[in-house]
């Protein structure tokens, strides 16, 4: 320099065009004499800019990061 994958919440993941979940983590209450567990509830997330479309985490291009391969 060519070519492909991945990019989703603190952290692991799901979600192939219609209200972004699930797990652990965080914070509050229940329950215990405390505590560990355990239940119930809360806040928090689609790298980034554009396009298509009524509507896009999802299709498309461009960029940025990581990773593989080929030179």
């Nucleotide at each position: 320099g060519c070519g492909g994958g991945c990019g989703u919440a603190g952290u692991a993941u799901a979600g192939u065009g219609g209200c972004a979940g699930u797990a652990u983590a965080u914070g509050a209450c229940c329950u215990u004499c405390c505590c560990a567990a355990g239940g119930u509830u809360a806040g928090g997330g689609u790298g980034u800019g554009g396009g298509u479309u009524c509507g896009a985490u999802u299709c498309c291009c461009a960029u940025c990061g990581c990773c593989c391969g080929c030179u």
The RNA shown here (transfer RNA) has 71 nucleotides and comes from Candidatus Magasanikbacteria bacterium RIFOXYD2_FULL_41_14. It was read from a public genome assembly. Its Rfam family is "tRNA". Rfam classes the family as a transfer RNA. The source organism's lineage runs through Bacteria, Bacteria candidate phyla and Candidatus Magasanikiibacteriota.